[in-house]
Model confidence (mean pLDDT): 83 of 100. This is a predicted structure of a 72-nucleotide RNA (transfer RNA) from a bacterium.
RNA sequence: GCGCUCGUAGCUCAAUGGCAGAGCAUUCGGCUUAUAUCCGAACGGUUGUAGGUUCGAGUCCUACCGAGCGCA
Numbered sequence: 001g002c003g004c005u006c007g008u009a010g011c012u013c014a015a016u017g018g019c020a021g022a023g024c025a026u027u028c029g030g031c032u033u034a035u036a037u038c039c040g041a042a043c044g045g046u047u048g049u050a051g052g053u054u055c056g057a058g059u060c061c062u063a064c065c066g067a068g069c070g071c072a
Stems, first nucleotide, its partner, number of pairs: 001071007010024004018055001026042005048064005
């Protein structure tokens, strides 16, 4: 330098172009003599950035940024 894959909650990951979710973590409550386990609830998101397509974009297209892999 070229090609491919990936970027979503504090972490690990989902999400046919049509309401952005789960588990863990945190907080609160239940349970227990108490703690842990377990059960329930709450909190937590400019979906890497900027544009484009579309009635509608996490998803499709382009450029850039970052990470990984391969080729040279």
About this RNA: Its Rfam family is "tRNA". The family's RNA type in Rfam is transfer RNA. Gene Ontology term of the family: triplet codon-amino acid adaptor activity. The RNAcentral record of the sequence draws on ENA.